[in-house]
RNA sequence: GCCUAAAGUAGAGGCGCCGUAAUUAAUAGUAAAUAGUUGGAGCUGGCAAGCAUAGAUUACUAUAGAAAGGAGUUAUGGCCGAAGAUUUUAUCUUUGCAAAAGUAUUAUCUGGGAUUACACAUAAUAUGUGUAAUACUGUCACUUAUUUUUAAGUGGUGUGCUACAGGGUUU
Numbered sequence: 001g002c003c004u005a006a007a008g009u010a011g012a013g014g015c016g017c018c019g020u021a022a023u024u025a026a027u028a029g030u031a032a033a034u035a036g037u038u039g040g041a042g043c044u045g046g047c048a049a050g051c052a053u054a055g056a057u058u059a060c061u062a063u064a065g066a067a068a069g070g071a072g073u074u075a076u077g078g079c080c081g082a083a084g085a086u087u088u089u090a091u092c093u094u095u096g097c098a099a100a101a102g103u104a105u106u107a108u109c110u111g112g113g114a115u116u117a118c119a120c121a122u123a124a125u126a127u128g129u130g131u132a133a134u135a136c137u138g139u140c141a142c143u144u145a146u147u148u149u150u151a152a153g154u155g156g157u158g159u160g161c162u163a164c165a166g167g168g169u170u171u
Stems, first nucleotide, its partner, number of pairs: 001169004008164004014080001016079009033063005042051003046097002083110004089104003093100001111137002114134008138157008
């Protein structure tokens, strides 16, 4: 130098990823509740079922008045397929079924953040996710130039890249 095995060990990218706690804004003077008035037959729901002339749904007034999820800031923990999306299976929760949420798991895709457009979620123009485009950035390969190992161009992308180390072989 080359080949080979193990998802080995330790690391890098940066407005980097995810979680926890406190606090803040918004949600919202909203929902639910209580009292009064109006009004006069349906209302809620995917189904089942339930409520309702002992006056429901709706509307108005008064009293009093939330929360979840998401977000900002601070502190802190774990990390670099960090994590996210879709999907398979199992299990658990609930008012009955369905549906949905949580946990684990199968398979596929995405290197990273940003901006813009569209779509979905949401109270929301905040924010998150997905797709596409644009430049930036990390890394590797090739080419050109350059010499302080830097710059430019093209292409690829994480089971990738860098370093160490086992075995074999060559010099």

Lysine riboswitch aptamer from Romboutsia weinsteinii, 171 nucleotides, folded computationally. Its Rfam family is "Lysine riboswitch aptamer". Rfam describes the family as follows. Riboswitches are metabolite binding domains within certain messenger RNAs that serve as precision sensors for their corresponding targets. RNAcentral holds the sequence, with entries from Rfam. Its mean pLDDT, the model's own confidence on a scale to 100, is 75.